[in-house]
RNA sequence: UAAUGAUAAAGCCAAACCUGCCGCAAGACAGGGACGGAAAGCCACGGGUCCCAGAGGAAUGGGAUAGCCGGGUUACCUUA
Numbered sequence: 001u002a003a004u005g006a007u008a009a010a011g012c013c014a015a016a017c018c019u020g021c022c023g024c025a026a027g028a029c030a031g032g033g034a035c036g037g038a039a040a041g042c043c044a045c046g047g048g049u050c051c052c053a054g055a056g057g058a059a060u061g062g063g064a065u066a067g068c069c070g071g072g073u074u075a076c077c078u079u080a
Stems, first nucleotide, its partner, number of pairs: 003079001005077001012037002017032004022027001035067001041073003045070003048065006
């Protein structure tokens, strides 16, 4: 530097739900709480899904989701 997650060691994150708060909403944030996670660290680039607008539908626009998938990037320990 690249790869790896069998065995360890030190740790890390935090689903659903509850409370508070922001938002039209999806959902985000904080506290509690653990379903799980070897990147469940970060990024909205591509796809998917969800929300809003569009009379309805379609095209389209805006937003959310990184714990949906792919991709990019950074990283602890180990080396069967």

This is a predicted structure of an 80-nucleotide RNA (c-di-GMP-I riboswitch aptamer) from a Deltaproteobacteria bacterium. Model confidence (mean pLDDT): 83 of 100. Of the family's consensus pairs, 95% are formed in the model.